[in-house]
Guanidine-I riboswitch aptamer from a Gammaproteobacteria bacterium, 103 nucleotides, folded computationally.
The coordinates come from a structure-prediction model, not an experiment, and the mean pLDDT is 82.
The organism belongs to Gammaproteobacteria, within Bacteria.
Rfam family: Guanidine-I riboswitch aptamer. The family has 100 seed sequences and 1,509 matches in Rfam 15.1. From the family's description: This family represents a conserved RNA structure found upstream of the ykkC and yxkD genes in Bacillus subtilis and related genes in other bacteria. The function of this family is unclear although it has been suggested that it may function to switch on efflux pumps and detoxification systems in response to harmful environmental molecules.
RNA sequence: AAAAUGUGCGUCUAGGGUUCCGGCGUGCGCAGGCACGCGACUGGUCCGAGAGAGGCAGUCCUUUAUUUCAAAGGAUACACGGCGGGAUAAAAGCCCGGGAGAA
Numbered sequence: 001a002a003a004a005u006g007u008g009c010g011u012c013u014a015g016g017g018u019u020c021c022g023g024c025g026u027g028c029g030c031a032g033g034c035a036c037g038c039g040a041c042u043g044g045u046c047c048g049a050g051a052g053a054g055g056c057a058g059u060c061c062u063u064u065a066u067u068u069c070a071a072a073g074g075a076u077a078c079a080c081g082g083c084g085g086g087a088u089a090a091a092a093g094c095c096c097g098g099g100a101g102a103a
Stems, first nucleotide, its partner, number of pairs: 007057003011053002015047002020044002022041001023038006058076007078098001080101001084096003
């Protein structure tokens, strides 16, 4: 000084908001209920991680068997990080993004 190959898909979590449900407030109604507002409402639905968990698959290596098909074992490491923008009802550890930058 230069360099990122660093796999994919479900499930879930930290986290996130407010379409729907529930909750709360106000008003109306005899009532079942309806309208509006509130996410500085624990929640259900919902979104959800490259740098969180786990599963399945994939890839590579070794051994055995075999030559076309397989089985078993192992490896798949590391990872600080904005501002801003985008989607959805909305927001976010989502996406841009293992980006800029730092080291």